[in-house]
Molecule: transfer RNA
Organism: Candidatus Woesearchaeota archaeon
RNA sequence: GGGCCCAUGGUCUAGUGGUAUGACGUCGCCUUGACGUGGCGGAGGUCCUCAGUUCGAUCCUGAGUGGGCCCA
Repeated sequence: GGGCCCAUGGUCUAGUGGUAUGACGUCGCCUUGACGUGGCGGAGGUCCUCAGUUCGAUCCUGAGUGGGCCCA
């Protein structure tokens, strides 16, 4: 220098055009003598950034940033 893949709550993850799913973690309550387990409920996400297409973008397009793999 060229090609390909990835970026979504603190962590991991689902989601191929209609305001984002689940698990773990976290907080509160119940249960226990206490801890743990278990049960119920809550908070937590400008979906990496900017622009474009569209009535509407996590999703499609372009550019950029970061990470990974391959070729030279």